A computed fold for a 351-nucleotide part of an RNA from an uncultured Acidobacteriota bacterium, annotated as large-subunit ribosomal RNA, domain IV. The prediction has a mean pLDDT of 88. It was read from a public genome assembly.
[in-house]
Context: one part of a larger RNA
RNA sequence: GCGAUGCGAAGGAACUCGGCAAAUUAACACCGUAACUUCGGAAGAAGGUGUGCCGGUGAGGGUGUAGGGGUUCGCCCCCGAAGCUCUCGCCGGUUGCAAUAACAAGGCCCAGGCGACUGUUUAUCAAAAACACAGGACUCUGCAAAGUCGAAAACGACGUAUAGGGUCUGACGCCUGCCCGGUGCUGGAAGGUUAAGGAGAGGGGUCAGCGCAAGCAAAGCUCCGAACCGAAGCCCCAGUAAACGGCGGCCGUAACUAUAACGGUCCUAAGGUAGCGAAAUUCCUUGUCGGGUAAGUUCCGACCUGCAUGAAUGGCGUAACGAUCUGGGCACUGUCUCCGCAUCGCGCUCG
Numbered sequence: 001g002c003g004a005u006g007c008g009a010a011g012g013a014a015c016u017c018g019g020c021a022a023a024u025u026a027a028c029a030c031c032g033u034a035a036c037u038u039c040g041g042a043a044g045a046a047g048g049u050g051u052g053c054c055g056g057u058g059a060g061g062g063u064g065u066a067g068g069g070g071u072u073c074g075c076c077c078c079c080g081a082a083g084c085u086c087u088c089g090c091c092g093g094u095u096g097c098a099a100u101a102a103c104a105a106g107g108c109c110c111a112g113g114c115g116a117c118u119g120u121u122u123a124u125c126a127a128a129a130a131c132a133c134a135g136g137a138c139u140c141u142g143c144a145a146a147g148u149c150g151a152a153a154a155c156g157a158c159g160u161a162u163a164g165g166g167u168c169u170g171a172c173g174c175c176u177g178c179c180c181g182g183u184g185c186u187g188g189a190a191g192g193u194u195a196a197g198g199a200g201a202g203g204g205g206u207c208a209g210c211g212c213a214a215g216c217a218a219a220g221c222u223c224c225g226a227a228c229c230g231a232a233g234c235c236c237c238a239g240u241a242a243a244c245g246g247c248g249g250c251c252g253u254a255a256c257u258a259u260a261a262c263g264g265u266c267c268u269a270a271g272g273u274a275g276c277g278a279a280a281u282u283c284c285u286u287g288u289c290g291g292g293u294a295a296g297u298u299c300c301g302a303c304c305u306g307c308a309u310g311a312a313u314g315g316c317g318u319a320a321c322g323a324u325c326u327g328g329g330c331a332c333u334g335u336c337u338c339c340g341c342a343u344c345g346c347g348c349u350c351g
Stems, first nucleotide, its partner, number of pairs: 001346008010337002014335001019332001027051005036041001038171001052094012067079004095099001107330007114322002119131002135169007147155002172317004177247003182244002184240005191235003197229002202224005209216002248266005275309001276306001287303005
């Protein structure tokens, strides 16, 4: 000097990113217990008091002698002084610093974010606000179901739409606005386009034949091939957003000023409704105001100028819950002011 354990005057978070760590609290009985609430909770809320031993005494329970009653006469049943025993009180006394005397055994409260909850997860740096979840919705599937699957087989299911598959959302409460132009899906079938295939006009090659030759050229074989007939799809016409998604700009206007209920204009498929809002979202920004502090880039309540909120990629609330995250307070402490001491071990020196 380091590690582990223990103790500490005065102060008590001044430490620090942060009360991290440590300390406090702690059992049992009784008293008492707020907001809020889904009436279950919150709650062991919070906050208090008691606890040993000795003597006396009361009540109750068990057993049950004596005794009493019953009797089917049974080693029977019922009541039951005493004795033994258990539980709960009351009165008095008494020891100590201290009585759940050791061990073991919640610190608490307030406010907010997120997620309803119990659960699940990165075996080996993340346990969470992530996943799941009951509940909600859309969609597919009529059974040889849809779907899964390399064939078969099998699963789905020895199920049958109150069933099964897929996707999104995520208890509960109040709700979930507008846009179908694009993309997707569903429906439609008149028209346009359209493959193989059918069809085969016409043409090329070959050569019997003809021709003096140039060349022409039947049948056959072969190659090419125009009309015309050809489905779905696409174009097209509709529907559909708890499908993928999207949800404007400029200018002017009220008798102080400011602002603009109002008007004009351009564009769009439609221009963001209810809510919420400097937010897990706000750049400017430590926005402004209020609260809390002596002092507050965090926190809480407001405002709305939303760089770039917003409704099942759900919106806003919400009791309960959480080894969650954030801010504050009480208690408590070696976290600190500021370090000291003790015990054990290591280091160091000698051997």